Transfer RNA from Candidatus Peregrinibacteria bacterium CG_4_10_14_0_2_um_filter_43_11, 73 nucleotides, folded computationally. It matches the Rfam family "tRNA". The family's RNA type in Rfam is transfer RNA. The source organism's lineage runs through Bacteria, Bacteria candidate phyla and Candidatus Peregrinibacteriota.
RNA sequence: GCCACCUUAGCUCAGCUGGUAGAGCGGCCGCCUUGUAAGCGGUAGGUCGCCGGUUCGAUUCCGGCAGGUGGCU
Numbered sequence: 001g002c003c004a005c006c007u008u009a010g011c012u013c014a015g016c017u018g019g020u021a022g023a024g025c026g027g028c029c030g031c032c033u034u035g036u037a038a039g040c041g042g043u044a045g046g047u048c049g050c051c052g053g054u055u056c057g058a059u060u061c062c063g064g065c066a067g068g069u070g071g072c073u
Base pairs, nucleotide, nucleotide: 001072002071003070004069005068006067007066010025011024012023013022019056027043028042029041030040031039049065050064051063052062053061
């Protein structure tokens, strides 16, 4: 330098033939327990990497940029 893939909650990740953003773990509260852990119930937490385009409408489609991973040279 070239190519491919990834970027969504604190962490690991799902989601999409374009139409209300989700799970597990973790956090907080409660139940249970002599107490802790485990278990059960509830709850908070997101400019969906950034900029632009298409569209009535974009996490989703298109372009550019940034960061990461792998491969080639």